[in-house]
RNA sequence: GGGCGUGUAGCUCAAUCGGCAGAGCACGGAGCUUAUAUCUCCGCGGUUCCAGGUUCAAGUCCUGGCACGCCCA
Numbered sequence: 001g002g003g004c005g006u007g008u009a010g011c012u013c014a015a016u017c018g019g020c021a022g023a024g025c026a027c028g029g030a031g032c033u034u035a036u037a038u039c040u041c042c043g044c045g046g047u048u049c050c051a052g053g054u055u056c057a058a059g060u061c062c063u064g065g066c067a068c069g070c071c072c073a
Stems, first nucleotide, its partner, number of pairs: 001072007010025004019056001027043005049065005
């Protein structure tokens, strides 16, 4: 320098053919317990890497860029 892949909650990851952004863990509260842990219930938590474009509508499609990983040179 070239090619491919990945980027979504604090962490690990989903999201079908473009149609309401979710789960588990973590965190907070309540119940339970002598107490803690476990367990049950509830809650909190998002500029979907950035900037544009297409579209009635974009996490998803297109363009450029950034970061990381792999391969080639």
The prediction has a mean pLDDT of 82. Transfer RNA from Candidatus Spechtbacteria bacterium RIFCSPLOWO2_01_FULL_43_12, 73 nucleotides, folded computationally. Its Rfam family is "tRNA". The literature on the family includes a 1993 paper in Trends Biochem Sci by Hou, "The tertiary structure of tRNA and the development of the genetic code". Lineage of the source: Bacteria > Bacteria candidate phyla > Candidatus Spechtiibacteriota.